[in-house]
Context: one part of a larger RNA
RNA sequence: UUGAGCUUAAAGCGUCCGUAGCCUGUUUGGUAGGUCCCUGCUCAAAUCCGGCCGCUUAACGGUCGGACUGGUAGGGAUACCGCCUUACUGGGGGACGGGAAACGGCGACGGUAUUCCACAGGUAAGGGUGAAAUCUUAUGAUCUGUGGAGGACCACCAGUGGCGAAGGCGGUCGCCGAGAACGUGCCCGACGGUGAGGGACGAAACCCAGGGGAGCAAAGCGGAUUAGAUACCCGCGUAGUCCUGGGUGUAAACGAUGCCCGUUAAGUGUUGCAUUGGCCACGAGCCACUGCGGUGCUGAAGCGAAAGCGAUAAACGGGCCGCUUGGGAAGUACGGCCGCAAGGCUGAAACCACGAAUUCUUCCAGAUCGUGGCAGCUAACUU
Numbered sequence: 001u002u003g004a005g006c007u008u009a010a011a012g013c014g015u016c017c018g019u020a021g022c023c024u025g026u027u028u029g030g031u032a033g034g035u036c037c038c039u040g041c042u043c044a045a046a047u048c049c050g051g052c053c054g055c056u057u058a059a060c061g062g063u064c065g066g067a068c069u070g071g072u073a074g075g076g077a078u079a080c081c082g083c084c085u086u087a088c089u090g091g092g093g094g095a096c097g098g099g100a101a102a103c104g105g106c107g108a109c110g111g112u113a114u115u116c117c118a119c120a121g122g123u124a125a126g127g128g129u130g131a132a133a134u135c136u137u138a139u140g141a142u143c144u145g146u147g148g149a150g151g152a153c154c155a156c157c158a159g160u161g162g163c164g165a166a167g168g169c170g171g172u173c174g175c176c177g178a179g180a181a182c183g184u185g186c187c188c189g190a191c192g193g194u195g196a197g198g199g200a201c202g203a204a205a206c207c208c209a210g211g212g213g214a215g216c217a218a219a220g221c222g223g224a225u226u227a228g229a230u231a232c233c234c235g236c237g238u239a240g241u242c243c244u245g246g247g248u249g250u251a252a253a254c255g256a257u258g259c260c261c262g263u264u265a266a267g268u269g270u271u272g273c274a275u276u277g278g279c280c281a282c283g284a285g286c287c288a289c290u291g292c293g294g295u296g297c298u299g300a301a302g303c304g305a306a307a308g309c310g311a312u313a314a315a316c317g318g319g320c321c322g323c324u325u326g327g328g329a330a331g332u333a334c335g336g337c338c339g340c341a342a343g344g345c346u347g348a349a350a351c352c353a354c355g356a357a358u359u360c361u362u363c364c365a366g367a368u369c370g371u372g373g374c375a376g377c378u379a380a381c382u383u
Base pairs, nucleotide, nucleotide: 003325004324005323006322007307008306012321014201015200016199017198021194022193023192025088026087029084030083031082033081034080035077036076037075038074039073040072041071042070048066049065050064051063052062053061054060091191092188093187094186095184096183097182103177104176105175106174107173108172109171110154111153115149116148117147118146119145120144121143125136126135162169163168206247207246208245209244210243211242215241216240220236221235222234223233258320259319260318261317262316263315266298267297268296269295270294271293272292273291274290276288277287278286279285302309303308327352328351335346336345337344338343
């Protein structure tokens, strides 16, 4: 709950695809379902509204008229909505063209480093810390050289650079596949937008099966620290991290900002494409203007509680969806659906009287001021 909202106060589904629904460019003719007008019938009485009248008035009553909201039949109007139809091209889709890219999948190849092994050299420490110790080392470590094994990763380039719907994506090359931008007197001709249900994708961790295992490292075991230290620091170290195939479906999945369309000052970077002009060591080169697309910063108007946003809007409008309605209890319980499990999705209530502001009443304590009483050198008061 016919309201006001959703960057940060409660609130945008993690993202996309898409069913129903809702919404939907320009134009011709038709139709007349919606819509509008007229007329007839109907809409019981009472009630309601108006005029007049009757009880002295009112309430009440009588009489006449009327309306609201509908239904139905006939006639008419045709701007808008709908339906049928004609045509169009600014939306959308397609075609062609040359470029850009860590976009996805698969395969091959490469690089440094760590670790381990072998051999050779070499001698007493190494390692670690705030300081140490556990630990390694005369069975020769650390260090140096050569060779080998294996797994993971991809320095520099690297950039508020690029690509992707989001999650995310970074060595090189090839193959397969997908998307976006730009350009074009090309084609189709509204084919579109959103999207309840539904489907697909979805970091890390986790689960199942089979591989793999260098480094790192939950758990675990030691050493320290400490009152203790189930931690922070140190030495080890198993799952895991990696691969293949399944499952899970969550994140501060964030721009804490749903998607699409249109309108509204400028300035300045950067990136992609294109036209034009200039330079040229003619190269896929360099520079500049302009147009379009992306990505940043500043900022007018406007908006905003402010911080701030500001053509990539949180401005001004339109369409569609999702969500919010004080806090806790609680993202819990119960039920349902899903999952191997962990758990996920959906999702309450009892109860608590808890937050803020304003006003009123009563009570308590203290301070100051005013006034008064009692005692009379004690200590009620103060310390």